Bacterial RNase P class A from a Pseudomonadota bacterium, 366 nucleotides, folded computationally. It matches the Rfam family "Bacterial RNase P class A". Rfam's curators write: Ribonuclease P (RNase P) is a ubiquitous endoribonuclease, found in archaea, bacteria and eukarya as well as chloroplasts and mitochondria. A source record names the gene rnpB. The coordinates come from a structure-prediction model, not an experiment, and the mean pLDDT is 76. NCBI's taxonomy places the organism under Bacteria, Pseudomonadati, Pseudomonadota.
RNA sequence: CGAGCCUGCCGGGCGGUCGCAACGACAGUUGAGGAAAGUCCGGACUCCACAGAGCACGGUGCUGGCUAACGGCCAGGCGGGGCGACCCGACGGAAAGUGCAACAGAAAAACACUGCCCCAAUGGGUGAGGGUGAAAUGGUGCGGUAAGAGCGCACCAGCGUCGCAGUGAUGCGGCGGCUUGGCAAACCCCACCGGGAGCAACGCCAAAACGCGCAGAAGAGGCUGCUCGCCGAUGCGCAGGUAGGCGGCUAGAGGCGCACAGCGAUGUGCGUUCGAGAUAGAUGAUCGCCGCGCUGUCUGGCGGAUCAGACCCAAUCCGAUCCACAGGCGGCGUCACAGAAUCCGGCUUACAGGCAGGCUCGAACA
Numbered sequence: 001c002g003a004g005c006c007u008g009c010c011g012g013g014c015g016g017u018c019g020c021a022a023c024g025a026c027a028g029u030u031g032a033g034g035a036a037a038g039u040c041c042g043g044a045c046u047c048c049a050c051a052g053a054g055c056a057c058g059g060u061g062c063u064g065g066c067u068a069a070c071g072g073c074c075a076g077g078c079g080g081g082g083c084g085a086c087c088c089g090a091c092g093g094a095a096a097g098u099g100c101a102a103c104a105g106a107a108a109a110a111c112a113c114u115g116c117c118c119c120a121a122u123g124g125g126u127g128a129g130g131g132u133g134a135a136a137u138g139g140u141g142c143g144g145u146a147a148g149a150g151c152g153c154a155c156c157a158g159c160g161u162c163g164c165a166g167u168g169a170u171g172c173g174g175c176g177g178c179u180u181g182g183c184a185a186a187c188c189c190c191a192c193c194g195g196g197a198g199c200a201a202c203g204c205c206a207a208a209a210c211g212c213g214c215a216g217a218a219g220a221g222g223c224u225g226c227u228c229g230c231c232g233a234u235g236c237g238c239a240g241g242u243a244g245g246c247g248g249c250u251a252g253a254g255g256c257g258c259a260c261a262g263c264g265a266u267g268u269g270c271g272u273u274c275g276a277g278a279u280a281g282a283u284g285a286u287c288g289c290c291g292c293g294c295u296g297u298c299u300g301g302c303g304g305a306u307c308a309g310a311c312c313c314a315a316u317c318c319g320a321u322c323c324a325c326a327g328g329c330g331g332c333g334u335c336a337c338a339g340a341a342u343c344c345g346g347c348u349u350a351c352a353g354g355c356a357g358g359c360u361c362g363a364a365c366a
Stems, first nucleotide, its partner, number of pairs: 001362010012290007020031004033337001037348002040346005045198004057194005062076005077091001078089004092189002097187002099183002113130002115126004138156006157179001159176007202247004211238005221231003254273008292333009303323005309317002
């Protein structure tokens, strides 16, 4: 210098004017994010349900740890990819049972068909050859045999067992008979976890109207001319609780720094710091300066390329054009993804441009 890998972070700044919301001592102060998003997991909180156990249903699935919890994170193992830094993995069980396997192929789990060998023959032996497939009854080689076969042997793969190392997943080594195909993001089995609904939860106050109760008139509503009665009206009270209002509501498993423990996730201690809370939903607009991006023009220089000239060629010198860089003066863009709605921990997805740290590979030079 080129090509990459991993981690952390920023994501326009300052000021003026106007506007919106909350709080105000009426001067003013404060006012979106790293994802506020998707609402996919986990919790706090609230109400409802609930003796205990089991079944069903759903989820998770290598090991150890962290955590309030998790399907998250950290460390490790194994498998796969990459020269490498590093990345990816639903990664328990297929000798409990059921099921599935397109096309091709003799055959997809049954040893059938074909083939090979022996025999005069009935018959017997064999699973080696069949070249198709994603997958074919362990693989390669040597021996062996009538032909063959883990039938025997060596190495490799796999399984079991023993020893050693490790908390464990697992690794290494010895031994054994040689071997019981694949799929569980098919049913299923095993282990562990899970009650339901969600801040429009939930609690408090409570208008009008309705409901219930009581009261009252010398006359004055209706049935009804009169008495009683009933209904209505009026007044008072009660109950439920709608509209509406208030609480829940924002200081929290918060942030930052240091020390200690730990490989780490994380934990403990000390110090310090931080105040959107709207409710159909405020957080915006505009101007100036700076910054950033694109672009025009001018200038510059020991930059690069091409062309022409001086020179016999090279080197060198000089000129022009283009590109890159730096600077001056302008023009344009107001700039990525996006926007709180109970809160918190994650995951996933979107994101113009930029910064920092660590590491790998390659080339050249010293």